[in-house]
RNA sequence: AGAGUUUGAUCCUGGCUCAGAUUGAACGCUGGCGGCAUGCCUAACACAUGCAAGUCGAACGGAAACGAUGGGAGCUUGCUCCCAGGCGUCGAGUGGCGAACGGGUGAGUAAUGCUUAGGAAUCUACCUAGUAGUGGGGGACAACCCGAGGAAACUCGGGCUAAUACCGCAUACGCUCUACGGAGGAAAGCGGGGGAUCUUCGGACCUCGCGCUAUUGGAUGAGCCUAAGUCGGAUUAGCUUGUUGGUGGGGUAAGAGCCUACCAAGGCGACGAUCCGUAGCUGGUCUGAGAGGACGAUCAGCCACACUGGGACUGAGACACGGCCCAGACUCCUACGGGAGGCAGCAGUGGGGAAUAUUGGACAAUGGGGGCAACCCUGAUCCAGCGAUGCCGCGUGUGUGAAGAAGGCCUGCGGGUUGUAAAGCACUUUCAGAUGGGAAGAAAAGCUUAGGGUGUAAUAUGCCCUGCCAUUGACGGUACCUGCAGAGGAAGCCCCGGCUAACUCCGUGCCAGCAGCCGCGGUAAUACGGAGGGGGCAAGCGUUAUUCGGAUUUACUGGGCGUAAAGGGCGUGUAGGCGGCUUGAUAGGUCAAAGGUGAAAGCCCUCGGCUCAACCGAGGAACUGCCUUUGAAACCAUCUGGCUCGAGGCCGGGAGGGGGUAGUGGAAUUCCUGGUGUAGCGGUGAAAUGCGUAGAUAUCAGGAGGAACACCAGUGGCGAAGGCGGCUACCUGGACCGGUUCUGACGCUGAGGUGCGAAAGCGUGGGUAGCAAACAGGAUUAGAUACCCUGGUAGUCCACGCUGUAAACGAUGAGCACUCGGUGCUGCGGGUGUCGACCCCUGCAGUGCCUUAGGAAACCCGUUAAGUGCUCCGCCUGGGGAGUACGGUCGCAAGGCUGAAACUCAAAGGAAUUGACGGGGGCCCGCACAAGCGGUGGAGCAUGUGGUUUAAUUCGAUGCAACGCGAAGAACCUUACCUGGGUUUAAACUGUGGAGGACUGUUCUGGAAACAGGGCAUUCCCUUCGGGGACUUCCACAGAGGUGCUGCAUGGCUGUCGUCAGCUCGUGUCGUGAGAUGUUGGGUUAAGUCCCGCAACGAGCGCAACCCCUACCCUUAGUUGCCAGCGGUUAAAGCCGGGAACUCUAAGGGGACUGCCCCGGAAAUCGGGGAGGAAGGUGGGGAUGACGUCAAGUCCUCAUGGCCUUUAUGUCCAGGGCUACACACGUGCUACAAUGGGCGGUACAAAGGGCAGCGAAGCCGCGAGGUUGAGCCAAUCCCAAAAAACCGUCCUCAGUUCGGAUUGCAGUCUGCAACUCGACUGCAUGAAGUUGGAAUCGCUAGUAAUCCCGGAUCAGCAUGCCGGGGUGAAUACGUUCCCGGGCCUUGUACACACCGCCCGUCACAUCACGAAAGUCGGCUGUACCGGAAGCCGGUGGGCUAACCUGCAAGGGAGGCAACUGUCCAUGGUAUGGUCGGCGAUUGGGGUGAAGUCGUAACAAGGUAGCUGUAGGAGAACCUGUGGCUGGAUCACCUCCUU
Repeated sequence: AGAGUUUGAUCCUGGCUCAGAUUGAACGCUGGCGGCAUGCCUAACACAUGCAAGUCGAACGGAAACGAUGGGAGCUUGCUCCCAGGCGUCGAGUGGCGAACGGGUGAGUAAUGCUUAGGAAUCUACCUAGUAGUGGGGGACAACCCGAGGAAACUCGGGCUAAUACCGCAUACGCUCUACGGAGGAAAGCGGGGGAUCUUCGGACCUCGCGCUAUUGGAUGAGCCUAAGUCGGAUUAGCUUGUUGGUGGGGUAAGAGCCUACCAAGGCGACGAUCCGUAGCUGGUCUGAGAGGACGAUCAGCCACACUGGGACUGAGACACGGCCCAGACUCCUACGGGAGGCAGCAGUGGGGAAUAUUGGACAAUGGGGGCAACCCUGAUCCAGCGAUGCCGCGUGUGUGAAGAAGGCCUGCGGGUUGUAAAGCACUUUCAGAUGGGAAGAAAAGCUUAGGGUGUAAUAUGCCCUGCCAUUGACGGUACCUGCAGAGGAAGCCCCGGCUAACUCCGUGCCAGCAGCCGCGGUAAUACGGAGGGGGCAAGCGUUAUUCGGAUUUACUGGGCGUAAAGGGCGUGUAGGCGGCUUGAUAGGUCAAAGGUGAAAGCCCUCGGCUCAACCGAGGAACUGCCUUUGAAACCAUCUGGCUCGAGGCCGGGAGGGGGUAGUGGAAUUCCUGGUGUAGCGGUGAAAUGCGUAGAUAUCAGGAGGAACACCAGUGGCGAAGGCGGCUACCUGGACCGGUUCUGACGCUGAGGUGCGAAAGCGUGGGUAGCAAACAGGAUUAGAUACCCUGGUAGUCCACGCUGUAAACGAUGAGCACUCGGUGCUGCGGGUGUCGACCCCUGCAGUGCCUUAGGAAACCCGUUAAGUGCUCCGCCUGGGGAGUACGGUCGCAAGGCUGAAACUCAAAGGAAUUGACGGGGGCCCGCACAAGCGGUGGAGCAUGUGGUUUAAUUCGAUGCAACGCGAAGAACCUUACCUGGGUUUAAACUGUGGAGGACUGUUCUGGAAACAGGGCAUUCCCUUCGGGGACUUCCACAGAGGUGCUGCAUGGCUGUCGUCAGCUCGUGUCGUGAGAUGUUGGGUUAAGUCCCGCAACGAGCGCAACCCCUACCCUUAGUUGCCAGCGGUUAAAGCCGGGAACUCUAAGGGGACUGCCCCGGAAAUCGGGGAGGAAGGUGGGGAUGACGUCAAGUCCUCAUGGCCUUUAUGUCCAGGGCUACACACGUGCUACAAUGGGCGGUACAAAGGGCAGCGAAGCCGCGAGGUUGAGCCAAUCCCAAAAAACCGUCCUCAGUUCGGAUUGCAGUCUGCAACUCGACUGCAUGAAGUUGGAAUCGCUAGUAAUCCCGGAUCAGCAUGCCGGGGUGAAUACGUUCCCGGGCCUUGUACACACCGCCCGUCACAUCACGAAAGUCGGCUGUACCGGAAGCCGGUGGGCUAACCUGCAAGGGAGGCAACUGUCCAUGGUAUGGUCGGCGAUUGGGGUGAAGUCGUAACAAGGUAGCUGUAGGAGAACCUGUGGCUGGAUCACCUCCUU
């Protein structure tokens, strides 16, 4: 520090996800040791049991228990009992102090809290310093005793008694009150020691210590007040009556509406009151570069609470966790009458929960309470236990060791890997184990005593200091040390497709499963499961959850808003924010310095202590903050004085569809009246509905009425926007230009507020010509609730009122300033020249286009910014759900404004790129159409296919590009299929080992054959004599075999687009990039063929050419071919001599290149014409097939991975089948006839084939053929007759002398064999068919058409296929249309690429949400009732020790009980608010597999789309009206550039 994921690819926007750190964690697997930490986050749920606050006998009366001592009694002589408060002590009680600390928890609390900094009107036990005292009396009450009640808890009555308990009196510096005269108010003793004196022998007295009283300070702690800060919600906007203030009174320790009476009417709030939700706050913790964000366990500070609610008492302190009273809920006891209780103390239990420990030890240390002290208490605390919960440390060995062992895994079979890993050898011993030893934590206090000091009358006690002595450890079998033993006891978890380090095999087969995101799995899965191997971390490792980070993804640091989400529809203006130049002042902001504070701990730095570390100690730094004081005065602010450039006013001008009102004009539509006139009009793609003989349409004249204003008219004008268009008048707003004028910052923006605001719509009343939602009819259509047509109502118009929305758009908020230029238009000026028109230069304001810098993801913007800055406002934060629901508010309604969540997806999106596509455009080509010729489709037959059938009808090929295709030839064979019979190392191949005899030939029996069984003949080669080689058969083992599957695992080969002209690369350049350029453009070509131009320059694969055949000529050669001239033979004949001229044969050459001429053209390619030439513009034909597409075809040619099979899916054999037959299709043959058919006669080819062959002539047969066999291994012989044609003759338009199917009989040939199932021949038979519907195929010249010939395959079997020649046409105006293709351009929501994408209803399943009669609950407001305990107030007839008075009785003061009033908790009644649960039914929404209906959108998406509104409709939607371009195409206009 980034990465993955939207796309075919790219850039951007944007979300989701990951890598890091973290935790009081939990879960899974695993688990050796130690140290230090840490451990109910949930039910502030309920709690059994034990413990957690006591202590003081030196305050007191005392003596229940224990002990010692003394005495006594009993006796089992070491026990029991009794006596003695005399002693140690001490239950219960009085009294004092403590119990308000310590410990727990976080429910409540959004401020009575907390944090920081201040403040004044207060209290403070114990502690400390000081001052002054501590005199003298009195009366009770517990305990105890007696009695009574009760189950108990406990209570009541009587009697005795002490005090540091209680109450007076005296005294009063200081204290409190005060009318300044005065008045009021205290105390307590206890213990130690003691010389003199006194004594009732107790003591007094003195002294010391501890206490006590009053008071002043301190310290500590506490109370109160102020300011600032302190979560979310505005779908909470108003709240408040003790409320805000004052006065009097009361109250408190203390200020105060804290309380009360009266008076005033205030106080708080958009800087967020009130209400709702949530929450203890902080130091700090986690994260982060920081700023921030999240959190508030452990530790520390503060607060609050103690079963729930209320209340006070006591006290220095509480409204009190282990106190009291009352109410409530719950639990327990009960004799039913009553009582008891409060673990959010430490352990522990139940419960809840994913989840959190022992009913441990000790007061040894630290601290606390009491005490003079010893000491006691202390679940505070210190320790131990449990838990890998976290952090830190250590170990599980070390070295050596290659035969690279065995085993595992993989393998290309060679090997590789696990792997120096193991074993083996040599060592070591941490930790754990065992033995023995063994610190520190301890300081003391105290007792006795020694010395010094203090104090005193004192050498007493006491107190202080120093020394001596003795004692104190829970942890603890501690840490630590140690000579013992032995590698001996100690490694797992996750991952290995990318992100992300790490790869193979097997299994599985969209199953099982994985998954953080993208995504894996449908037979070769590095993604599932296992294994081997590897990677990471390690006593842990993963998962889940949490927080921060990455995320600049809420942007202060540090984002945006034309098109991605996002500018308010537009003004005006309030609060607020911001604001020109200058003088002086102030010092709020700002800056500086100093002081105070910012607790400790923590973080950071340094040093130190545990062997290290974690951890701990010490010091420093820091704590970015707040406060106070002093200072500075530039800037902001405030006050003050001035200025004119911002802003505004005034004067003078011209422009304008700016607004409002009234009037007025012509054209047109429609209607009405009249005339002319006659059969149609109208409408459409074509029609029909409709109108018209009752006279339409057309036309003329007149009239009525409403609405809108052609031309002018223009990226022209005006307005803030919406918007505004005939003309005239009136009223009225704004802008602009000019001016030697005035004011003097008056400004900008603008949350709320307020006004305006197209169309549609609503209300009331008018009006209504045209148009026209709805509606009706006619068409179209599969349907047509549409598009088209005919009608037509609201509405459109006016007045008044409402609505308040639009693609209200420049999808661009307003204002100001700055930053190159060019060129139009509008308005108003200035200058020079001119008589002027006008031209040129120039200023301001507005409105367009192009462009520089710059910006931008790109498109593009560019002084009218989307550039550079400042100010203010509005808005955005993934898509869907949804601008929906609920709530509020506005509206008559429609609806508007405000505006969520659950749930769901990993995308949704912007711009640009390359393709593909378009019922987009342009250009061009092709037997593509057209023009022609001949076919197919109809018939019969042949052949292939589908289908059907069958035991089997083997398999493959399936639009073009399967179907006379694989198959260049199925009777057996072929043959793969079926039935049946055999066989299993096999029919064939290789190797090893063993056995064997040659091999082989011939023959017999059974059988359909294969096969099985037997006979006869024969007896290999080499040799070192051991054996070896070859061969055959058998046995065993490796392994064969498979036309079995997968052409979607493959190679090879092939088809097709297409013989179409394309497909690419290098370098350069342009672009962020995908990519572009080149390859586009202007011409031209069959061609990306060539030329020109050009940021391109070159190159490659294709095209063309090179190759073959053919057309002309030449040279060479002359047999088997040829025969002109010479000669010979013959009936004739190259038959012969001979010839080498010609034809021909087959080798090599020539020839054609736009080379020449003319024309066109900017030029150049090139095109047209011509000459010459056998051939002319690639002469004709062939071979040749770019990058690629179709998962095209082929595993049955061959090869091959994987899978399957192995007495069978192999192999052998016989027979059957592939030849079936209602039917459908393709390809062909033959025909339907006279351009023909029959018969007779007569000509002319080319190219091929031939020895298991072609087979002449002769003879036989009607013929197929037979017989015989010459010649020929071929320019020699044979197949071989070419046929159409030509000549002659018959037939005369008919199912025929056409046609030949079918069938019968008789034959021929091939073959082992023609039954299923061959071809051919003869005779006989003589079917359909008279030119073929829709539709469709081929062909552009030696072509089509037509006629024969040959070949491959082949024993035999072509109408097929491949070749050959003969005869030999017609037509092409042309490119509108159909099909296919090429190039450019445009749109796109397509990229599996239009056979694409995609919308909505309906149906089914499922999920969350809304509404809903109601119902249940929480919180809360208001009114009233009622009112426990208690404080306070009143009364106090009843009761009453101390004080006063009185001789006494009594009285008084004071107090108590009781009663009563205010306040008030829980509670009750009534009525509201708000939140939540459930809810029949209902509404839409999301998701889901291949469901149904249509086709709305994306291309001009086939009616351009979208949009506000209104109506309609199964649904997407349709229609009206206004708006937008985010519409294609064509034309015109305008503008700009060159």
This is a predicted structure of a 1538-nucleotide RNA (small-subunit ribosomal RNA) from an uncultured prokaryote. Its Rfam family is "Bacterial small subunit ribosomal RNA". The coordinates come from a structure-prediction model, not an experiment, and the mean pLDDT is 84. The sequence is in RNAcentral, with records from ENA.